[in-house]
């Protein structure tokens, strides 16, 4: 220096973001969605006992999962 869960309001379908309170932790827990990994399925297909219900699936989300680049601290 950041800021976890948790609250609280807000965007989102939803995972999540975001802001404010507020610290488990972090010696890069700075940026980046490239590359894997994990979350979610609105909408799309299938399906089914049919207006609902499973089942697939990311172009959405995670960088405080890991690798990678980029940039910086100390010794």
């Nucleotide at each position: 220096g950041c800021a976890a869960a948790c609250c609280u309001g807000u965007c989102g379908a939803a995972a999540g973001g975001c802001a404010g309170g507020g610290a488990c932790g972090c010696a890069g827990a700075g940026c980046u969605a490239a590359g894997g990994g994990g979350c979610u399925a609105c909408a799309g297909c299938g399906g089914c006992g049919c207006c609902g219900c499973c089942g697939c699936c990311a172009u959405g989300c995670u960088c405080g999962c890991c690798u990678g680049g980029c940039c910086g601290c100390c010794a």
Molecule: c-di-GMP-I riboswitch aptamer
Organism: soil metagenome